[in-house]
Description: A computed fold for a 73-nucleotide RNA from a Bacilli bacterium, annotated as transfer RNA. It matches the Rfam family "tRNA". Gene Ontology term of the family: triplet codon-amino acid adaptor activity. By type it is a transfer RNA. Taxonomically the source falls in Bacilli (Bacteria, Bacillati, Bacillota).
RNA sequence: GCACCUUUAGCUCAGUUGGUAGAGCAACUGACUCUUAAUCAGUGGGUCCGGGGUUCGAGUCCCCGAAGGUGUA
Numbered sequence: 001g002c003a004c005c006u007u008u009a010g011c012u013c014a015g016u017u018g019g020u021a022g023a024g025c026a027a028c029u030g031a032c033u034c035u036u037a038a039u040c041a042g043u044g045g046g047u048c049c050g051g052g053g054u055u056c057g058a059g060u061c062c063c064c065g066a067a068g069g070u071g072u073a
Base pairs, nucleotide, nucleotide: 001072002071003070004069005068006067007066010025011024012023013022019056027043028042029041030040031039049065050064051063052062053061
């Protein structure tokens, strides 16, 4: 240089044919307990890496970038 993969909540990751963004863990609140832990119930937390385009509608499709990774000479 070229090809491919990844980027979504604090962390690890889902997200179907384009149609209201989710789970587990963590955090917080409550119950239980003499207390802690464990257990149970609940709550909050995301402009989906950036910009542009297509569309009634984009995490998803197209283009240009950024960061990380793999392969190749």
The prediction has a mean pLDDT of 80. It was read from a public genome assembly.